Predicted 3D model of a 551-nucleotide part of an RNA (large-subunit ribosomal RNA, domain I) from Mollicutes bacterium PWAP. The prediction has a mean pLDDT of 84. The full RNA is in RNAcentral, with records from ENA. Lineage of the source: Bacteria > Bacillati > Mycoplasmatota > Mollicutes.

Context: one part of a larger RNA
RNA sequence: AGCCUUUGGUGAAUGCCUUGGGUCUGGAAGUCGAUGAAGGACGUGAUUACCUGCGAUAAGCCUCGUGGAGCUGGAUAUACGCUUUGAUACGGGGAUUUCCGAAUGGGGAAACCUAACUAGAUUAAUCUCUAGUUGCCACUUUACUGAAUACAUAGGUAUUGUGGAGAGACACCUUGUGAACUGAAACAUCUUAGUAGCAAGAGGAAAAGAAAAUAAAUAAUGAUUCCGUCAGUAGCGGCGAGCGAAAUCGGAAAAGCCCAAACCAUCAUUUUGAUGGGGUUGUAGGACAAUCUUUUAGAGUUACAAAAUUUUAAGAUAGAAGAAGUAGUUGAUAAGCUACGCCAUAGAGGGUUACAGUCCCGUAUUUGAAAUCUUAAAAUCUCUUGAUUGCAUCCUGAGUAGGGCGGGGCACGUGAAACCCUGUCUGAAUCCGCCGGGACCACCCGGUAAGGCUAAAUACUAACCAGACACCGAUAGUGAACUAGUACCGUGAGGGAAAGGUGAAAAGAACCCCGGAAGGGGAGUGAAAUAGAUUCUGAAACCAAUGGCUU
Numbered sequence: 001a002g003c004c005u006u007u008g009g010u011g012a013a014u015g016c017c018u019u020g021g022g023u024c025u026g027g028a029a030g031u032c033g034a035u036g037a038a039g040g041a042c043g044u045g046a047u048u049a050c051c052u053g054c055g056a057u058a059a060g061c062c063u064c065g066u067g068g069a070g071c072u073g074g075a076u077a078u079a080c081g082c083u084u085u086g087a088u089a090c091g092g093g094g095a096u097u098u099c100c101g102a103a104u105g106g107g108g109a110a111a112c113c114u115a116a117c118u119a120g121a122u123u124a125a126u127c128u129c130u131a132g133u134u135g136c137c138a139c140u141u142u143a144c145u146g147a148a149u150a151c152a153u154a155g156g157u158a159u160u161g162u163g164g165a166g167a168g169a170c171a172c173c174u175u176g177u178g179a180a181c182u183g184a185a186a187c188a189u190c191u192u193a194g195u196a197g198c199a200a201g202a203g204g205a206a207a208a209g210a211a212a213a214u215a216a217a218u219a220a221u222g223a224u225u226c227c228g229u230c231a232g233u234a235g236c237g238g239c240g241a242g243c244g245a246a247a248u249c250g251g252a253a254a255a256g257c258c259c260a261a262a263c264c265a266u267c268a269u270u271u272u273g274a275u276g277g278g279g280u281u282g283u284a285g286g287a288c289a290a291u292c293u294u295u296u297a298g299a300g301u302u303a304c305a306a307a308a309u310u311u312u313a314a315g316a317u318a319g320a321a322g323a324a325g326u327a328g329u330u331g332a333u334a335a336g337c338u339a340c341g342c343c344a345u346a347g348a349g350g351g352u353u354a355c356a357g358u359c360c361c362g363u364a365u366u367u368g369a370a371a372u373c374u375u376a377a378a379a380u381c382u383c384u385u386g387a388u389u390g391c392a393u394c395c396u397g398a399g400u401a402g403g404g405c406g407g408g409g410c411a412c413g414u415g416a417a418a419c420c421c422u423g424u425c426u427g428a429a430u431c432c433g434c435c436g437g438g439a440c441c442a443c444c445c446g447g448u449a450a451g452g453c454u455a456a457a458u459a460c461u462a463a464c465c466a467g468a469c470a471c472c473g474a475u476a477g478u479g480a481a482c483u484a485g486u487a488c489c490g491u492g493a494g495g496g497a498a499a500g501g502u503g504a505a506a507a508g509a510a511c512c513c514c515g516g517a518a519g520g521g522g523a524g525u526g527a528a529a530u531a532g533a534u535u536c537u538g539a540a541a542c543c544a545a546u547g548g549c550u551u
Base pairs, nucleotide, nucleotide: 001550002549003548004547006545007544008543009542015536016501017500020472021471022469023468024467025466026465027464029461030460031167032166039100040099041098042055043054044053046078047077050074051073061094062093063092064091065090066089070082071081105114106113107112115134116133117132118131119130120129121128136164137163138162139161142158143157144156145155172203173201174200175199176198177197183190187238213221214220225252226251227250228249235243236242256453257452258451259397263277264276265275266274267273282431284396285395286394287393288390289389290388291387292386297384298383299382300381308380309379310378311377312376313375314374315373316372317371319367320366321365325340326339327338328337329336341358342357343347349361350360351359402426403425404424405423406422407421408420409419412438433448434447435446436445437444488495489494508535511522512521513520514519
């Protein structure tokens, strides 16, 4: 020096564990905000750095219930205290709720500075303090003013009342705007894709929706939405890459309505008008005229007109009752083993010094609300005439339908291109009307545009409740099982960790010794201390010592 044995050190793998995560299912819910939100700053405890709670009434105040012996948050400790005159705790309702923040008296570099007015407190007086009001926009009430322009009106000022503003769940929905990489084996039409992104807005869903529809078979259907099918079909397409229907049929769910106008009345008015009645349709309907009929039945709170109360039932927000085992034995510990029992509408699960139906919490089952809320039903209540005939006149949504040019949407790229939307230029008809049925024409068939509302079936899941898993088990699973969006980095937008385990129980090592201490040796605890707090297990690399072999 090398190899090997053994014993240690270092190190943290592995095993076991789970407080935390992941993905779903069902229920319920789908909002909060000028009555000041979401989110924060600063405070608040006897002692208090952090978290949690709370707000100068500050780990809390009042009240109504539940509950029944301890309590004084995580979080130990000491002290002061509270509590069967029912505390702590849990739930319903209420009070308080600094400052910032839409932030709203003005300002501002958020959590700060600084006003006016009204009322009050204090002071000899000023100062100071307390309560309240004072932002902007829209609509609205009233008053005063007041142009072009004489009266007037528009406008302005003040004032009354109502509403809005912001947040979020990086989800779902509608609208506006709108890429590129990519594919076409290059690339320009095309595709990716009306996707991503951006903006605005709404709701618990949104959107759509009661035919100027679909169809066509000598037939028919009858608002919309969603699913399956039709069908990778018909088609579109540098006919390339690719894109890609619809009717029908089968299901889910079902619900239909209201205005404008003609005409009449009232009011106002130079005129346009306002309100009430009337009326709402395609076998055309209504007005109008005539004739008959009508108040006891129907309907109703999501549309169709709209508000509230009461009762009952069910449910939500605390809870309550809830069966049945002992002995011996091994062991530090019994739930293990042995013996003999018991309960079971309960042998789900968790805990307890090892594996417990019968020890504890629970579980099956039964049961409960002073208060607030939700749903359903009923009652009170509220609302309401219907039909025939006649066809002379009137009405039935106009810068609309349609057309030209340029685009876009439709599966459909201009094509034979219908249909829908419209930037621009034009521009009808009026029921003997008008539109559609994929150029266009005829016949035939279907419908009645240019106003509006409308539940359900559908989409999603941040938060809440319950449950499940051939999901993870600390380099995994959320970035985060721990002071985690923390520490730290960055001017900033933003980026973003590491870090779990003593033991059944702290019983966390009194006392003695060495040492300045750290640390160690005894003693003691414990089943175990090579479980000693850097604490379960404790691999390997690496280091040292011990013994052996070789040179």